Molecule: Guanidine-I riboswitch aptamer
Organism: Paenisporosarcina quisquiliarum
RNA sequence: GAACAAGUUUUCUAGGGUUCCGCAAACAACCGGUUUGGCCUGGUCCGAGAGAAAACACUUUGCCAAAUGGCAGAGCCACACGGAAGGAUAAAAGCCUGGGAGAU
Numbered sequence: 001g002a003a004c005a006a007g008u009u010u011u012c013u014a015g016g017g018u019u020c021c022g023c024a025a026a027c028a029a030c031c032g033g034u035u036u037g038g039c040c041u042g043g044u045c046c047g048a049g050a051g052a053a054a055a056c057a058c059u060u061u062g063c064c065a066a067a068u069g070g071c072a073g074a075g076c077c078a079c080a081c082g083g084a085a086g087g088a089u090a091a092a093a094g095c096c097u098g099g100g101a102g103a104u
Base pairs, nucleotide, nucleotide: 007056008055009054010053011052012051015046016045020043021042022040023037024036025035026034027033058075059074060073061072062071063070064069079099081102086096087095
């Protein structure tokens, strides 16, 4: 200096804003409404490579099987400091860019 590898998904959480609901204020007072507010706890919603759990995948051990396979277990699941700027969505974020640029 270069290459390969660190699997996928779901649920949840840290966190996030404000499209909808709710809430608050003002207006209206016929409508069951209009406007503003996330410096409103919340519900819907978004949500981690470096957070959690589970299932599946992959490798493998034993047993049962005519076979695709089935049951039980093990491994892989190690390590991981990280801007700015930009992007999407209504909008933002630990989302994406990104095991990025950098650092060690």